[in-house]
Molecule: transfer RNA
Organism: Brevibacillus gelatini
RNA sequence: GGAUCUGUAGCUCAAUUGGCAGAGCAAGCUGCUCAUAACAGCGAGGUUGCAGGAUCAUACCCUGUCAGAUCCA
Numbered sequence: 001g002g003a004u005c006u007g008u009a010g011c012u013c014a015a016u017u018g019g020c021a022g023a024g025c026a027a028g029c030u031g032c033u034c035a036u037a038a039c040a041g042c043g044a045g046g047u048u049g050c051a052g053g054a055u056c057a058u059a060c061c062c063u064g065u066c067a068g069a070u071c072c073a
Base pairs, nucleotide, nucleotide: 001072002071003070004069005068006067007066010025011024012023013022019056028042029041030040031039049065050064051063052062053061
């Protein structure tokens, strides 16, 4: 220098052919308990890496760009 893949909640990951962004864990609160890190319940947390474009509508399609991984030279 070139190619491919990945980037979504604090962490690990979903989201079926474009149509309301979710789960588990962690953190928080409440209950239970002599007490607790265990158990039960509640509910919060996101400009889907960033910027732009196409579309009635995009996490998803297109372009550029940033970071990481792998391969080639």